RNA sequence: UUUCUAUCAGGGUAAACUGCUGGUAACGGCAGGACGUAAAGCCAAGAGGAUUAAAGAGAUGAGCCAGCCGGGCUGCCGAG
Numbered sequence: 001u002u003u004c005u006a007u008c009a010g011g012g013u014a015a016a017c018u019g020c021u022g023g024u025a026a027c028g029g030c031a032g033g034a035c036g037u038a039a040a041g042c043c044a045a046g047a048g049g050a051u052u053a054a055a056g057a058g059a060u061g062a063g064c065c066a067g068c069c070g071g072g073c074u075g076c077c078g079a080g
Base pairs, nucleotide, nucleotide: 004080012037013036017032018031019030020029021028022027035067041073042072043071046069048065049064051062052061
């Protein structure tokens, strides 16, 4: 220095749920709250999943989910 992985220390982050709020909705933002997390930091919808107003049907279109999986970039400690 690189890779994998314990422990210690310093820390980070924040699920469900609740309140307010934006949105038709999925879902997002803020606050509380912590199930977890060694990348649950950053990037992008690859694959996948759910949503869809308008008149009806359905998912062409449109937007949503990165803390399911996979990919790229960066990164703390340090016994082996």